The RNA shown here (transfer RNA) has 72 nucleotides and comes from a Candidatus Cloacimonadota bacterium. Its Rfam family is "tRNA". Rfam describes the family as follows. Transfer RNA (tRNA) molecules are approximately 80 nucleotides in length. The family's RNA type in Rfam is transfer RNA. The sequence was found in a public genome assembly. NCBI's taxonomy places the organism under Bacteria, Pseudomonadati, Candidatus Cloacimonadota.
RNA sequence: GGUCCUGUAACUCAGCGGUAGAGUAUCUGCCUUUUAAGCAGAGAGUCGAUGAUUCGAAUUCAUCCAGGAUCA
Repeated sequence: GGUCCUGUAACUCAGCGGUAGAGUAUCUGCCUUUUAAGCAGAGAGUCGAUGAUUCGAAUUCAUCCAGGAUCA
């Protein structure tokens, strides 16, 4: 340098163009003699950046950025 993959909550990851989610973690309450476990709830996201298409984009397209694989 070429080709390809990945980027979404603190972490691990889902998510057919139509309200952004789960598990773990954190916090609060309940339960328990206590811890752990269990139950209920809450907070936490400019969906890597910019632009384009569209009534509407995490999703489609283009260019960048970061990480990785592979070829030379």